[in-house]
Molecule: Bacterial RNase P class A
Organism: uncultured Arthrobacter sp.
RNA sequence: GGUUGGCCAGGCAAUCGCGUCAGGCCGGCACUGCCGGACCUGGCGAGGAAAGUCCGGGCUCCGCACGGCAGGGUGGUGGGUAACGCCCACUCGGGGAAACCCGCAGGCCAGUGCCACAGAGAAGAGACCGCCCGCGUUUUUCGCGGGUAAGGGUGAAACGGUGGUGUAAGAGACCACCAGUGUCCCGGGUGACCGGGACAGCUAGGUAAACCCCACCCGGAGCAAGGCCAUACAGGAUGCGUUUGAGGGCUGCCCGCCUGAGUAUCCGGGUAGGCCGCUAGAGGGUGCCGGCAACGGUACUCCCAGAUGGAUGAUUGCCACCUGCUUCGCUGGAAACAGCCCGCAGGCACAAAACCCGGCUUAUCGGCCAGCCCGU
Numbered sequence: 001g002g003u004u005g006g007c008c009a010g011g012c013a014a015u016c017g018c019g020u021c022a023g024g025c026c027g028g029c030a031c032u033g034c035c036g037g038a039c040c041u042g043g044c045g046a047g048g049a050a051a052g053u054c055c056g057g058g059c060u061c062c063g064c065a066c067g068g069c070a071g072g073g074u075g076g077u078g079g080g081u082a083a084c085g086c087c088c089a090c091u092c093g094g095g096g097a098a099a100c101c102c103g104c105a106g107g108c109c110a111g112u113g114c115c116a117c118a119g120a121g122a123a124g125a126g127a128c129c130g131c132c133c134g135c136g137u138u139u140u141u142c143g144c145g146g147g148u149a150a151g152g153g154u155g156a157a158a159c160g161g162u163g164g165u166g167u168a169a170g171a172g173a174c175c176a177c178c179a180g181u182g183u184c185c186c187g188g189g190u191g192a193c194c195g196g197g198a199c200a201g202c203u204a205g206g207u208a209a210a211c212c213c214c215a216c217c218c219g220g221a222g223c224a225a226g227g228c229c230a231u232a233c234a235g236g237a238u239g240c241g242u243u244u245g246a247g248g249g250c251u252g253c254c255c256g257c258c259u260g261a262g263u264a265u266c267c268g269g270g271u272a273g274g275c276c277g278c279u280a281g282a283g284g285g286u287g288c289c290g291g292c293a294a295c296g297g298u299a300c301u302c303c304c305a306g307a308u309g310g311a312u313g314a315u316u317g318c319c320a321c322c323u324g325c326u327u328c329g330c331u332g333g334a335a336a337c338a339g340c341c342c343g344c345a346g347g348c349a350c351a352a353a354a355c356c357c358g359g360c361u362u363a364u365c366g367g368c369c370a371g372c373c374c375g376u
Base pairs, nucleotide, nucleotide: 001373002372003371004370005369006368007367008366010319011318012317013316014315015314016313018045019044020043021042022041023040024039025037026036027035028034029033047350051361052360054359055358056357057356058355059222060221061220062219071218072217073216074215075214076090077089078088079087080086091105092103093102094101095100106213107212111211112210113207114206115205128152129151130148131147132146133145134144135143136142160178161177162176163175164174165173179203181200182199183198184197185196186195187194188193226276227275228274229273235267236266237265238264239263240262247259248258249257250256283302284301285300286299287298288297289296290295321347322346323345324344325343329340330339331338332337
């Protein structure tokens, strides 16, 4: 200098404040429980991404036939996992001097489609220039017909490469070597695949993030899931009532007075509202064991937010970190200057739970640690 992985996400104190839980205290209803409180004490109180809501699961309700269609997804191999499009290891391809990084990495000899511009021609092709042969004219030139893919030209891509034989000129037409494809055999590997050999036809363009084919996976909706309590209003049933006065008001009760057609109870549904779901979990930490690793097993230990207009904050002081400036001083230096100390000013990110987990992606001031590579 590079590269990979992991970790931290300012610290302490004081004051004021907020949410929640437990205990106490107070109050109410009620009869040993429920509700409320502005009081007291104590515990706990955001993140590495809480974010985007992209993927996978738990959980809940609905549906259901261990089936099928449609649709969607995944795509080298082996493993991990609750599961995944995630992770680990390996293979292959590409980049790099290396550490290392990147890969949407099945199939285009099942079929169909497409290949801009340029170019004669874009897929079982093709004659623009050139080369060769013949004819038209005796020649040059020119024209016509034919052969030719060696050379030129176009293009991202032109139907193997080099050399030779051959030919009118040429051509896998033929030969040698090489590259590539297919089939078979041997060896290694769980496998992808790797190494070696023989034979074949003589050569096969790209594109599947085009349709499609193959293999595998997927029922739908989501905590506004879902459940419980339940004022009012409407409905139903029953009772008591409408001058023989229900019910209501005044009241501690009776009497009395006023009012005057509804009212009481129950039922199921269920709005406002409240409660549960709600946070102890595929949980965190440490040690040991197995494994290259992802991860798994085991022992001990810890308890770590649950709000619902939504708490987790504010102020001050000291310290730490970063940046800039700077008097005196100190160190190094010939000097320029560099570093340290003191002081001052500014800064200290990205962003904040909302049912819970596992991932991915994106954002992020700075700092610390470790492995490896290269150079001196």